RNA sequence: GGGCUGAUGGUGUAAUGGUAACACGCCGCCUUCGCAAGGCGGAGAGUCCGAGUUCGAGUCUCGGUCAGUCCA
Numbered sequence: 001g002g003g004c005u006g007a008u009g010g011u012g013u014a015a016u017g018g019u020a021a022c023a024c025g026c027c028g029c030c031u032u033c034g035c036a037a038g039g040c041g042g043a044g045a046g047u048c049c050g051a052g053u054u055c056g057a058g059u060c061u062c063g064g065u066c067a068g069u070c071c072a
Base pairs, nucleotide, nucleotide: 001071002070003069004068005067006066007065010024011023012022013021018055026042027041028040029039030038048064049063050062051061052060
């Protein structure tokens, strides 16, 4: 220098182009003498950045940034 893959709550991952879900973690309540486990409820991301297409973009297109991987 080139090819490919990826970037989404604190973490790990989902999401036919149709108002972003699940698990763990966190907070509250129940339960216990107390803790853990368990049950119930809640907060927490608008999706790496910019533009384009579209009625509508996490998803499609283009350009960047970063990471991984392969080639040189």
Description:
Predicted 3D model of a 72-nucleotide RNA (transfer RNA) from a Candidatus Aenigmatarchaeota archaeon. Lineage of the source: Archaea > Nanobdellati > Candidatus Aenigmatarchaeota. Model confidence (mean pLDDT): 83 of 100.